[in-house]
RNA sequence: AUCAGUACAGGGCAAACCUGCCGAAAGGCAGGGACGCAAAGUUUCCGGUCUAAAGGGUAAAACCUACGACAGCGGGGCCGCCGGA
Numbered sequence: 001a002u003c004a005g006u007a008c009a010g011g012g013c014a015a016a017c018c019u020g021c022c023g024a025a026a027g028g029c030a031g032g033g034a035c036g037c038a039a040a041g042u043u044u045c046c047g048g049u050c051u052a053a054a055g056g057g058u059a060a061a062a063c064c065u066a067c068g069a070c071a072g073c074g075g076g077g078c079c080g081c082c083g084g085a
Base pairs, nucleotide, nucleotide: 002085003084005082012037013036017032018031019030020029021028022027035072041078042077043076045075046074047073048070049069050068055064056063
C1' cells in the first nucleotide's frame, strides 16, 4: 500500500417501545431500553423515501410544491480502531 472481516484484544453505537423537551409535520434532542451494526463515524454530492408549515390550487376539499427531514434506503466523498492475509 492492497484485500477480506474467519479468529484475537479493548471495546463502541443503539431499532422498536416508554418518558420529557423542541417542531406544523416528517422528524430531532435527552434519559431508559437493545433489534441489529465492522464504519449504525462523518458528509445531502447523486438517486430514492417521508412530511407539506409558507406558497400555489379549490366554492370547500382533494391536489402540487422543500427552502424541512431520513446517513439505521442505495451509491459516492472524507476520516478511523483491531489484529489477519